Predicted 3D model of a 78-nucleotide RNA (Glycine riboswitch aptamer) from a Bacillota bacterium. It was read from a public genome assembly, where an Rfam model found it. Taxonomically the source falls in Bacillota (Bacteria, Bacillati).
RNA sequence: AUGAAUGUUAUGGGAGAGUUGCCCGUUGCGGCGCGCCGAAGAAGUUAAACUUUCAGGUAAAAAGACUAUAACAGGACG
Numbered sequence: 001a002u003g004a005a006u007g008u009u010a011u012g013g014g015a016g017a018g019u020u021g022c023c024c025g026u027u028g029c030g031g032c033g034c035g036c037c038g039a040a041g042a043a044g045u046u047a048a049a050c051u052u053u054c055a056g057g058u059a060a061a062a063a064g065a066c067u068a069u070a071a072c073a074g075g076a077c078g
Base pairs, nucleotide, nucleotide: 006073007072008071009070010069011068012067013066018034020033021032022031023030024028035058036057037056041054042052043051044050
C1' cells in the first nucleotide's frame, strides 16, 4: 500500500398456504377447531435451500431465508 472471505448496521427487493367452520358478554386484524404452507427460529442428517412441522405463518400489518447497495469492522491474496 491493494483490500478477499466473514461479521454488524442502514436502505430496498423478497415466496408459499382457507378473508375456512363455529363462538363471544369482549365485535377485536379476537378465541377455538379442522385443513393447508415452508424462506425466521428449532430438530434430523457429514452437511443442506433436503426432510419434520415443535414454534411460526395461512386477505392487511408485522415477520421473513436469501439478495443488492452503502458504511463500519476485518486483514486473505499480491